[in-house]
The prediction has a mean pLDDT of 82. This is a predicted structure of a 1643-nucleotide part of an RNA (large-subunit ribosomal RNA, half A) from cf. Phormidesmis sp. LEGE 11477. Rfam family: Bacterial large subunit ribosomal RNA.

Context: one part of a larger RNA
RNA sequence: GGCUCACGGUGGAUACCUAGGCACACAGAGGCGAAGAAGGACGUGGUUACCGACGAUACGCUUUGGGGAGCCGGAAGCAGGCAGUGAUCCAGAGAUUUCCGAAUGGGGCAACCCGAUAAACACCUUACUGAAUCUAUAGGUAAGGAUGAGCGAACGCAGUGAACUGAAACAUCUAAGUAGCUGUAGGAAGAGAAAGAAAACUCGAUUCCCAUAGUAGCGGCGAGCGAAGUGGGAAGAGCCCAAACCAUUGGUUUUUACUGAUGGGGUUGUGGGAGCGCGAUAAGGAAUCUAGCGAGUAGACGAAUCACUUGAGAGGUGAACCAAAGAGGGUGAGAGUCCCGUAGUCGAAACUUUAAGGAUACUAGCGUUAUCCCGAGUAGGCCGGAACACGAGAAAUUCCGGUUGAAUCCACGAGGACCACCUCGUAAGGCUAAAUACUCCUGUGUGACCGAUAGUGAAGAGUACCGCGAGGGAAAGGUGAAAAGAACCCCGGAAGGGGAGUGAAAUAGAACAUGAAACCGUGAGCUUACAAGCAAUUAGAGCACGAUUAAACGUGUGAUAGUGUGCCUGUUGAAGAAUGAGCCGGCGACUUAUAGGGUCUGGCAGGUUAAGGAGAAGAUAUCCGAAGCCAAAGGGAAACCGAGUCUUAAUAGGGCGAUAGUCAGAUUUUAUAGACCCGAACCCAGGUGAUCUAACCAUGUCCAGGAUGAAGCUUAGGUAACACUAAGUGGAGGUCCGAACCGACUUCUGUUGAAAAAGGAGCGGAUGAGGUGUGGUUAGGGGUGAAAUGCCAAUCGAACCUGGAGCUAGCUGGUUCUCCUCGAAAUGUGUUUAGGCGCAGCGGUCAUGACUAUAGCCGGGGGGUAAAGCACUGAUUCGGUGCGGGCUGCGAGAGCGGUACCAAAUCGAGUCAAACUCAGAAUACCCGGUGGAUACAUGGCCAGUAAGACGGUGGGGGAUAAGCUUCAUUGUCAAGAGGGAAACAGCCCAGACCACCAGCUAAGGUCCCAAAGUUAAUACUAAGUGGCAAAGGAGGUGGGAAUGCAGAGACAACCAGGAGGUUUGCCUAGAAGCAGCCAUCCUUGAAAGAGUGCGUAAUAGCUCACUGGUCAAGCGUUCCUGCGCCGAAAAUGAAUGGGACUAAGUAUUGCACCGAAGCUGUGGAUUUGCAUUUAUAUGCAAGUGGUAGAGGAGCGUUCUGUGGUAGUGAGAAGCAUUAGCGAGAGCAGAUGUGGACGAAGCAGAAGUGAGAAUGUCGGCUUGAGUAGCGAAAACUAGGGUGAGAAUCCCUAGCCCCGAAAUCCUAAGGAUUCCUCCGGAAGGCUCGUCCGCGGAGGGUUAGUCGGGACCUAAGGCGAGGCCGACAGGCGUAGUCGAUGGUUAACAGGUUAAUAUUCCUGUACCGAUUGUGAAUAGUGCAGAGGGACGGAGAAGGCUAAGUGUGCCGCGAGUUGGUUAGCGGUUUAAGUAUCCGAGGUGAUGAGAGACGGCGAAAACGUCUUGAGCUGAGGUGCGAGUAGGAGUCACUACGGUGACGAAGACACUGAUGUCCAGCUUCCAAGAAAAGCUCUAACCACGUUAAUUCAUAAUUGCCCGUACCCUAAACCGACACAGGUAGGAAGGUUGAGUAUACCCAGGGGCGC
Repeated sequence: GGCUCACGGUGGAUACCUAGGCACACAGAGGCGAAGAAGGACGUGGUUACCGACGAUACGCUUUGGGGAGCCGGAAGCAGGCAGUGAUCCAGAGAUUUCCGAAUGGGGCAACCCGAUAAACACCUUACUGAAUCUAUAGGUAAGGAUGAGCGAACGCAGUGAACUGAAACAUCUAAGUAGCUGUAGGAAGAGAAAGAAAACUCGAUUCCCAUAGUAGCGGCGAGCGAAGUGGGAAGAGCCCAAACCAUUGGUUUUUACUGAUGGGGUUGUGGGAGCGCGAUAAGGAAUCUAGCGAGUAGACGAAUCACUUGAGAGGUGAACCAAAGAGGGUGAGAGUCCCGUAGUCGAAACUUUAAGGAUACUAGCGUUAUCCCGAGUAGGCCGGAACACGAGAAAUUCCGGUUGAAUCCACGAGGACCACCUCGUAAGGCUAAAUACUCCUGUGUGACCGAUAGUGAAGAGUACCGCGAGGGAAAGGUGAAAAGAACCCCGGAAGGGGAGUGAAAUAGAACAUGAAACCGUGAGCUUACAAGCAAUUAGAGCACGAUUAAACGUGUGAUAGUGUGCCUGUUGAAGAAUGAGCCGGCGACUUAUAGGGUCUGGCAGGUUAAGGAGAAGAUAUCCGAAGCCAAAGGGAAACCGAGUCUUAAUAGGGCGAUAGUCAGAUUUUAUAGACCCGAACCCAGGUGAUCUAACCAUGUCCAGGAUGAAGCUUAGGUAACACUAAGUGGAGGUCCGAACCGACUUCUGUUGAAAAAGGAGCGGAUGAGGUGUGGUUAGGGGUGAAAUGCCAAUCGAACCUGGAGCUAGCUGGUUCUCCUCGAAAUGUGUUUAGGCGCAGCGGUCAUGACUAUAGCCGGGGGGUAAAGCACUGAUUCGGUGCGGGCUGCGAGAGCGGUACCAAAUCGAGUCAAACUCAGAAUACCCGGUGGAUACAUGGCCAGUAAGACGGUGGGGGAUAAGCUUCAUUGUCAAGAGGGAAACAGCCCAGACCACCAGCUAAGGUCCCAAAGUUAAUACUAAGUGGCAAAGGAGGUGGGAAUGCAGAGACAACCAGGAGGUUUGCCUAGAAGCAGCCAUCCUUGAAAGAGUGCGUAAUAGCUCACUGGUCAAGCGUUCCUGCGCCGAAAAUGAAUGGGACUAAGUAUUGCACCGAAGCUGUGGAUUUGCAUUUAUAUGCAAGUGGUAGAGGAGCGUUCUGUGGUAGUGAGAAGCAUUAGCGAGAGCAGAUGUGGACGAAGCAGAAGUGAGAAUGUCGGCUUGAGUAGCGAAAACUAGGGUGAGAAUCCCUAGCCCCGAAAUCCUAAGGAUUCCUCCGGAAGGCUCGUCCGCGGAGGGUUAGUCGGGACCUAAGGCGAGGCCGACAGGCGUAGUCGAUGGUUAACAGGUUAAUAUUCCUGUACCGAUUGUGAAUAGUGCAGAGGGACGGAGAAGGCUAAGUGUGCCGCGAGUUGGUUAGCGGUUUAAGUAUCCGAGGUGAUGAGAGACGGCGAAAACGUCUUGAGCUGAGGUGCGAGUAGGAGUCACUACGGUGACGAAGACACUGAUGUCCAGCUUCCAAGAAAAGCUCUAACCACGUUAAUUCAUAAUUGCCCGUACCCUAAACCGACACAGGUAGGAAGGUUGAGUAUACCCAGGGGCGC
């Protein structure tokens, strides 16, 4: 380390529970609001953060009822109260009810400000007034009314109106008049009393349900869409005007005539009414008022039990009782009799409600003809659209826009174009309950609904949290009966723990009931350091144990041996290095409705009801209900006929017919719906965003320093005059260098970062087309864009959010218990089809069917393939003959010859063919017979498959390449295990129901690994060939054949000869056998070439052929063949499987043996068939591999009935352990834990079974004590505190920043500020510390900032204009700073505030008093406010420096160096000083001018002022001041207190809103000043001046602010506007080092 057991931890599954949900039923209610709603903000308690309640009368007030003992909410405690003089509590009616919100006096950033006649605006009424325009009207003003406005879930009616999608594409069409947006109403809405429906014996408003009917129809006649009448039911209800006519009363008008108002009259289609004539009283209900019996909003009474047991009794045991009450809940476990209740009975001062009745009001008849009336820009037509089921169609009907345009009863409309006849009705005015739809809400009740990952998102949540915003959106239940919540003791700083105690239980101890698994430990038994792998399984030694399922005992460990490449998906094929999963637990996918088809079961024989009604135990059963549907007759296009009919001339033939169904339930499948689950990218609608960024608008602000030196000007020279030249002056520029600032060219680092874009070092621009702040504008089918498809909130070829929406997905992934039976396909054909579908093929299942079909065997057939062949068609080699041609000879030519050239045809020999066949198999195929183990056919229903792979054979393509591709055929794999081939889907053998320590074999094997022959015989191989390979090569070796030589002596070896003519001739310098050419004879001899090779200048020399001798038996050559050899080089080390082998290799032959899940044997299970049988009981026979798939039989889970069941505190469920049973899913029993439920059986209903979906939620590992601990400015020592100190505090030193790492302040944040206490968590370590936790405290203004003042961009916007609606624009106005205007300074003080408090000294406004003077104010008009960039010069100040002076000046002292300090506001005043600006080109003053004033402007006169920073005096020797002294609770406090001058440098501040210059020509309004006329107010008063007194509202004010407090998820190396800004160096705010001040970066 491993396995096992025991005991724990962690964790929160399981079971139990429910406080909360979900779905419905029956009733109620169906609105609230200017009398201020819905919804909020802020408050209210003795103490109060949250929820609830309430509203300054604030945990409540009054009153009327109820009720009757305690009460002051959840929610304890402390403190304090109330109540029989009736509290708390419940109900009715009142009172109060801050602020916001329609929000309504004005404004606004909701809950605030201003302000004080204010319900703003709209509407209505009245009065007054009153334009263009005489009258009038519009409009205006005032009063009154209190009608509207806004909110609210669904349902209703309207306006507008998508897209995804479907059509397998798409455009008409569909989705769909859906979603959305908008308007508006009611408790319902809408519709509604026929210009109707229809076509019979007609019906008689509307609405809704059933049915008609998926019919008639519409429709790229595609996808799809889809009525109506009749019939059955629910409900039931009818009326009023206009007109004719009459009366009254007006208006216009000369008459005529026209017309208004009021009242009467009148309301219909067998036409009615007016008019004329006649005439009577009853009935009715829908409007209004009242109100009986009731009902609702509080309540009251309400039977009956005890004992023992137990922690507790309601259970059990034993005795009783009640019941119009045995519903339910609670009480220490199951309670009719304990409590609340229940059945039953009763009840309201007050308010609400119902409406029988009553009252009021209202309403009717008959006859009749002449005349009159009976709804007009209407009906209808045409054009263009829309709705009707109906898509323009033959298109009626209805509606809208445009354009035309009737009739009045002798009329008009309709009946699906239109016409005629007939029938029905009476348009162009209006009202109308019920039956119907819905549920934000109230009450009661129910559930084969959930039970904490479920059920609402939510068991106190629209919260925490995220986002600028629209919007998105969690997690989280359980101590116990009762807190009896652990006194006290011990360890410890605490946390935590141990005792004690409580309790039935503390392993119920608050991180609390049960307490699974992953994961982490402690202890024990066995095992492990020569040993290689899916980690198991089979066998098994040793060691150690145990017994409550008891028998042939079992358990733990496991030395060693055999075999053995996970699971899933997807594939031709996966151990695959193809996908998915870290592990565990929970959740997680074929459902439901409707309509068809099939099957099974049941009812009836014709079947059956639908809506509805009755009924009911009160949502159900049951009964009624025949409308309707299916069937009962078919055929035909139809007329029509009919067991037949159609076709046809046909009586022929043929087609279709001549069969019992129907209604339920279950199951399967199809269609329509999201339709098995998860998953897009898109499209469309409505909204939210310009705090990022782009551009623009308005208003502010910023740019150290240095350099260059344009124009112009001046002077000098120069010119007739210019020009021109030089010097100076001057200060231009999308000029130069370079900080801040802005940018982003290079490289490095970083890349799970410090940072979701930065850091280091360099780099570019830096007075401009510059940077930047604040406020605003532009919005997605869009904006913006010096243009990159860039940017529009870390998102951009079309933002984001929500909705349509569960879009669609021929695509990928996933899809959960068991057993049994059968069992494919990867082919054909069609396809905008090729990875998808349809049909066929192949599978399953059910039924039926003849003895039908098949393998095999027998018989009979046709063929044109293989092979073969060359007769045909072609190809083809050689030879013979050789037409013809070429070449060539002769000839004047005709022609005659030659030919080793080509060559037709033919003959002979030899060949070739997928598209040749004279002939021609084997197989295959067809027919008949036989065959009866297997099967077959037909029909219904249910599928899957339509990616195939390799091997053999026959072909095509390719290269007679491919593990290539494509066909045919066959086998295997696929979907097939076992044995062999080392290993190895496709090869060989062989098809696994289960068990066996039985036997026989196949392929293949038998030396060892490793079962079986070291088996037998005959050969071969010597190469480790065997155990990779070719052309080619070789005296390797075996066998065979042929041929030659050989005892007359071969072959090889050795000895010897190998000669002469001759150096043949020629040639040659030479050529002598041997450079070359020709010739190649003769002689001797046993043999010897005019020479086989070496050699020489040429000779020479050596040698061969040839011959003799020695030796003694075989020796050569060629061909065929077996086994070997060479040829033979690749990348980590190796390819007979290894050892090894001379056989254990190779060939042939033989006999044994081994060898599989094959076959056999024995036992068992199961299926099918047959037989027997009461029986799945037995017998016989044959089966039982299996993916997709089909069929069958079961197990388990939750809930329901039985069931208030059996069982159960003497212990349920759950959990854990366990050796039983079953083929399995599973089921029992026992023990422990647990502490309250709960089976089995028989039936029923489903949210019903998990290992995988980069699933989902939670928990826990691993990585790993690993990376890291966020700028390398740096720490060290001593002391203190404390349980504990690198980290906290103090002291001393060291180091860092210092145009910052300092100080102030805007935005933003919102208590972080200060003090005390604490140390769990946060702090990247620590911690005694903190921006952390707890408690307490802290922000003081007439003058600072904002409001009570003003306006810019822009916003809103009375009237107004425009627009389907929503709404858009905009005048007057009104808001809106980033700008204008505007009165306070110095010092001191607190732990924390100060221009705010205090001290001192000021100023501004208002009111009042006093004194003096005199005319104004509003409206209106004017001035002014009032403005750019750049540059230059000077003055002054701030600030700094130097010197002087004063004080202090370390150790024991004196003096000195070094060191420290030296300041003073506003206002007022100056007759004071004053650089400068402006001004004699005229300041200031006066007069005049323009219809009227002032100012301004102009003219005239006069003649020096006006402005201005700053200095100085007073303010004030107040205050401050180094330091000294005293005290101290060491933090401080108090007292005293010297000097207080001069000079230099000198700003970017100020003079200066000036001056100069330039072109791009540079806000508005108010405060302020002036003012005549008109108008208004005013002389009782007002204004001005002086002075005194009084008075001065609201908001902000703490703290951080280049940052640990803001924006960046963080205590983050980033970002963040403005102001102040010292010394030395230096041009400088650069650089370097230092002041003040702040830090050493939280390992």